[in-house]
Context: one part of a larger RNA
RNA sequence: CUGGGCGUAAAGGGAGCGUAGGCGGUUAUGCAGGUCAUACGUUAAAGGAUCCGGCUCAACCGGAGAGAUGCGUAUGAAACCGUAUAACUUGAGGAUAUCAGAGGAAAAGGGAAUUACCAUUGUAGGGGUGAAAUCCGUAGAGAGUGGUAAGAAUGCCGGUGGCGAAGGCGCUUUUCCGGGGUAUACCUGACGCUGAGGCUCGAAAGCCAGGGGAGCGAACCGGAUUAGAUACCCGGGUAGUCCUGGCCGUAAACGAUGUUCACUAGGUGUAGGAUGUCGACAGGCAAACUGUGCUGAAGCAAACGCGAUAAGUGAACCGCCUGGGGAGUACGUCCGCAAGGAUGAAACUC
Numbered sequence: 001c002u003g004g005g006c007g008u009a010a011a012g013g014g015a016g017c018g019u020a021g022g023c024g025g026u027u028a029u030g031c032a033g034g035u036c037a038u039a040c041g042u043u044a045a046a047g048g049a050u051c052c053g054g055c056u057c058a059a060c061c062g063g064a065g066a067g068a069u070g071c072g073u074a075u076g077a078a079a080c081c082g083u084a085u086a087a088c089u090u091g092a093g094g095a096u097a098u099c100a101g102a103g104g105a106a107a108a109g110g111g112a113a114u115u116a117c118c119a120u121u122g123u124a125g126g127g128g129u130g131a132a133a134u135c136c137g138u139a140g141a142g143a144g145u146g147g148u149a150a151g152a153a154u155g156c157c158g159g160u161g162g163c164g165a166a167g168g169c170g171c172u173u174u175u176c177c178g179g180g181g182u183a184u185a186c187c188u189g190a191c192g193c194u195g196a197g198g199c200u201c202g203a204a205a206g207c208c209a210g211g212g213g214a215g216c217g218a219a220c221c222g223g224a225u226u227a228g229a230u231a232c233c234c235g236g237g238u239a240g241u242c243c244u245g246g247c248c249g250u251a252a253a254c255g256a257u258g259u260u261c262a263c264u265a266g267g268u269g270u271a272g273g274a275u276g277u278c279g280a281c282a283g284g285c286a287a288a289c290u291g292u293g294c295u296g297a298a299g300c301a302a303a304c305g306c307g308a309u310a311a312g313u314g315a316a317c318c319g320c321c322u323g324g325g326g327a328g329u330a331c332g333u334c335c336g337c338a339a340g341g342a343u344g345a346a347a348c349u350c
Stems, first nucleotide, its partner, number of pairs: 004321003007304002012318001014201004021194003025088007033081002035077008050064005091191001092188003095184005103177007110154001114150008125136002162169002206247006215241002220236004258317006266295007275286004299306002323350003332343004
């Protein structure tokens, strides 16, 4: 180099945008760089192969012609790749109409609950557990009623429902911004796909500065349990959880399944818009599209299972794997305020 793989055995980058590169639709004409054909030159000798010969054979040695991937030159071919020109519309994008949505950002507003405080009613308990105790309460608790304040989260609707590239997104209203579906086939005319580096986004926890702090609650302190109990249970409770700005850059970041395109039986549910048709205007039926589920033919698979949302059949490009431990460690380098992250071995051992 060829070759084998990546749902669960080792292996899909957390996700997107995009540079170089790789790959790339239909038609015509030209060129001839790749490609192909022919001829010639070159391709040292020795070696190897073939034939012939010399040592008794062989090894060894001699001779002959052949051959020699490749390279160069000349002439030619034009299907394919490339390239140039012209054109096309189905890929891609746009336009117009219309639609759904917890998509993002900011601001304003609402109600329920919780907690605290105030007032009032009222009296001896409350709370908690397996049972208790710590704890709260005659300085009047808990329960009831009214009020005030604060912070956080947004019940029902709610749905293998929706939206987003992923992380993720759920009260209402307004403003701004992004993406998508359907229909028409009006415009552009291959403008495309992927993407090493790079850049951006990226749950939770954690970090820095400033706010905020109701509930919950690492750490911590008590009470129990227990042989012990640095736990599980109970009473408290700091950081944190929330907001603004800046870091961190990880995850079972999972569908453990990279992105894009094409092709390959059905059945059934659900979400969105649209078409045709019937209609008593409730709705029904038919054939398609886009998402999201179940089931399943063929096929695939070690099995489990997957099965038009493929793990089937093919194509393009990227990432990654190569026995277990040592080890995601050490060293070096880069990044970070730190915590640490990224890259990433070996000895040794089984």